[in-house]
RNA sequence: UCAACUCUCGCGGGAGAGGCCGUAUCCUGUUUGAUCCGGCGCCGAAGGCGCAACCGCCCCGGAAACGCUCAGGCAAAAGGACCGCGACGGGCUG
Numbered sequence: 001u002c003a004a005c006u007c008u009c010g011c012g013g014g015a016g017a018g019g020c021c022g023u024a025u026c027c028u029g030u031u032u033g034a035u036c037c038g039g040c041g042c043c044g045a046a047g048g049c050g051c052a053a054c055c056g057c058c059c060c061g062g063a064a065a066c067g068c069u070c071a072g073g074c075a076a077a078a079g080g081a082c083c084g085c086g087a088c089g090g091g092c093u094g
Stems, first nucleotide, its partner, number of pairs: 002094002005091003008087006018040001020039003024035003041074003047070001048068003054062003
């Protein structure tokens, strides 16, 4: 200096499931909306946990988009595993 991988940051894409029911409170002329609490039904792609194909330095350890749903979510917004592109930069390897 270049390249690959990865971390961080930015941009774009990004699924599923009740805009459910009830009490109360706030705003409001009313409706509506929002919030707390309670209840039932559901979703899985933040996170977490579990089994395991497989992998390794094989004592043991790592490990999913599978499973569980504690958490989270079920109009929009926000979030969102993962994918793509980018960069002043950090790490490791060649």
Molecule: Glycine riboswitch aptamer
Organism: Phenylobacterium deserti